[in-house]
């Protein structure tokens, strides 16, 4: 150098195909329960959706380029 496949919460990952509300566990917080943990029940927190950039009223999602990680071929 050319192909494919991942990059969304602190970790693990769903939603892209078919554009409109950004979740889910596990983690942490606080709060019931218990003489106290632990477990369990409730509630809250917590995201530039990898980074430009175009389309479009509207982008996690469609388009281009880029970066990083995986795997393939020369």
């Nucleotide at each position: 150098g050319c192909c494919c496949c991942g990059u969304u919460a602190g970790c693990u990952c769903a939603g892209c195909c078919u554009g409109g509300g950004a979740g889910a566990g596990c983690g942490g917080c606080u709060g019931a329960u218990u003489c106290g943990u632990a477990a369990u029940c409730a509630g809250c927190a917590g995201g530039u959706c990898g980074c430009g950039g175009g389309u479009u009223c509207a982008a996690a999602u469609c388009c281009c380029g880029c970066a990083c990680g995986g795997g393939g071929c020369u």
This is a predicted structure of a 74-nucleotide RNA (transfer RNA) from Methanocaldococcus infernus ME. It is recorded under the gene name tRNA-Thr-CGT-1-1. Taxonomically the source falls in Methanocaldococcus infernus (Archaea, Methanobacteriati, Methanococci, Methanocaldococcaceae). Its Rfam family is "tRNA". Rfam links the family to the GO term triplet codon-amino acid adaptor activity. The sequence is in RNAcentral, with records from ENA and GtRNAdb. The coordinates come from a structure-prediction model, not an experiment, and the mean pLDDT is 86.